The RNA shown here (SAM riboswitch aptamer (S box leader)) has 124 nucleotides and comes from Paenibacillus sp. P22.
[in-house]
RNA sequence: UUCUUAUCAAGAGUAGGCGGAGGGACCAGCCCGAUGAAGCCCGGCAACCGGCGUGCGAACGCACGGUGCUAAUUCUUGCGGAUGCGGAUGCGCGUGCGGCAGCGGCGUGUCUGGGAGAUGAGAG
Repeated sequence: UUCUUAUCAAGAGUAGGCGGAGGGACCAGCCCGAUGAAGCCCGGCAACCGGCGUGCGAACGCACGGUGCUAAUUCUUGCGGAUGCGGAUGCGCGUGCGGCAGCGGCGUGUCUGGGAGAUGAGAG
């Protein structure tokens, strides 16, 4: 770096230490940040893999080791489907006028599939 597979609505220090301006992958938003960002250490959470224990087994427990995580749903969105609401325009139908319902388009919300991403385990 590529592939396979599982998971991604819960959880984790508002006085912990060092550190000093940036950060939330990318896009567009929207946020966090000198009442201190990233990063490192400590603490904590979880329990994917190993280990140990219980069990016939499925599975469960511990959290010792290897990772991981520790603002906001993977903060939302990016491609598609279904559907609710809103206002206005175009087309078609129709009328004496007002107008009516349908389709397309616009804005906005909900549900859902996918894409992308993250992490573990396995493989090349």

Rfam family: SAM riboswitch aptamer (S box leader). Its family is annotated with regulation of gene expression in the Gene Ontology.
RNAcentral holds the sequence, with entries from ENA.